[in-house]
Molecule: transfer RNA
Organism: Nannocystaceae bacterium
RNA sequence: CGGGCUGUAGUCCAGUGGCAGGACGCCUGCUCGGGGAGCAGGAGGUCGCCGGUUCGAUCCCGGCCAGCCCGA
Numbered sequence: 001c002g003g004g005c006u007g008u009a010g011u012c013c014a015g016u017g018g019c020a021g022g023a024c025g026c027c028u029g030c031u032c033g034g035g036g037a038g039c040a041g042g043a044g045g046u047c048g049c050c051g052g053u054u055c056g057a058u059c060c061c062g063g064c065c066a067g068c069c070c071g072a
Stems, first nucleotide, its partner, number of pairs: 001071007010024004018055001026042007048064005
């Protein structure tokens, strides 16, 4: 320098155009002899950034940034 993949909650991941979900973790309550477990409920995300397409974008297109891989 060129190419590919990835970027979504504290962590790890779903989500292929219509108001963003799960597991673990965290908080509250209840229960069980238990600093642990079970059950119920709850908080937490401007979807990496900037534009474009569209009535509407996490999703499609372009650029940029970061990480990983390949090539030169």